[in-house]
């Protein structure tokens, strides 16, 4: 210097490839509940500029282009 992976909720991860619902799950948290109490269970409620910027589109988490940032290759 070049390629190639991967970047979504406080964490772990779906959803992409084939663009169309309000961007979902489990964990965590917090509220009751239920126990002499505590975990557990149970009900509720918390959650998100999908790495930044920009193009395409009637619509972008997704297509397309640069850029960061990590992780392996190559020289």
């Nucleotide at each position: 210097g070049g390629g190639c992976u991967u970047g979504u909720a406080g964490c772990u991860c779906a959803a992409c490839c084939u663009g169309g619902u309000c961007a979902g799950a489990g964990c965590a948290g917090c509220g009751c509940g239920c126990u002499c109490a505590u975990a557990a269970c149970g009900c509720g409620u918390c959650g998100g500029u999908u790495g930044u910027c920009g193009g395409u589109u009637c619509a972008a988490a997704u297509c397309c282009g640069a850029c960061c940032a990590a992780g392996c290759c190559c020289a």
Predicted 3D model of a 75-nucleotide RNA (transfer RNA) from a Candidatus Spechtbacterales bacterium. The prediction has a mean pLDDT of 81. Its Rfam family is "tRNA". Its family is annotated with triplet codon-amino acid adaptor activity in the Gene Ontology. Rfam describes the family as follows. Transfer RNA (tRNA) molecules are approximately 80 nucleotides in length. The source organism's lineage runs through Bacteria, Bacillati, Minisyncoccota, Minisyncoccia and Candidatus Spechtbacterales.